The prediction has a mean pLDDT of 76. A computed fold for a 146-nucleotide RNA from Micromonospora tulbaghiae, annotated as c-di-AMP riboswitch aptamer (ydaO/yuaA leader). The organism belongs to Micromonospora, within Bacteria. The sequence was found by an Rfam model in a public genome assembly. Rfam family: c-di-AMP riboswitch aptamer (ydaO/yuaA leader). Gene Ontology terms of the family: regulation of gene expression and cyclic-di-AMP binding.
[in-house]
């Protein structure tokens, strides 16, 4: 001089998820989410079915559950296989921004038969998890000194 692992620490990084008051319970601001009108926008002959499951001696504006639907996230959609995994394409998401190149992730979880958009209005969340591989340009930011 290199290359591997370890541990610590950092001007970071995913994301709304920070900053203040308060002894606390908790407030406030700032960002993020959901529900909620007219117009749109579904839909708009008749006619007959249906319009989820159980469960209650109370049958309801009850209660409970999840296949139909819906929500917050980038976290979907298609093929195959020896199948609830996995391989593969498409597409979609991180690594401060652009271009090369690497390198990784495609989840969980909520509502409860029911929600299009949406002014006023009503509610919510503000938790975790983590630690910089290159190159050439552009920015932000710390630290120390004045």
């Nucleotide at each position: 001089c290199g290359u591997c692992c370890c541990c610590g620490g950092u001007a970071a990084c995913c994301g709304a998820a920070c900053c203040u008051c308060g002894c606390g319970c908790g407030g406030g601001a700032g960002c993020g989410g959901g529900g909620g009108a007219a117009c749109c926008a579904c839909a708009c002959g008749u006619u007959c079915c249906a319009c989820g499951g159980u469960g209650c001696a109370u049958c309801g504006u009850c209660a409970c559950c999840u296949c139909g639907g819906g929500g917050u996230g980038a976290a979907g959609c298609c093929g195959c296989c020896a199948c609830c995994g996995g391989c593969g394409g498409c597409c979609g998401g991180g690594c401060u921004c652009c271009u090369c190149g690497g390198c990784c992730c495609g989840a969980a979880c909520c509502c409860g038969a029911c929600a299009g958009c949406u002014c006023a209005c009503c509610u919510c969340g503000u938790c975790g998890g983590c630690g910089u591989g290159g190159a050439g340009g552009a920015a932000u930011c710390c630290a120390c000194a004045u």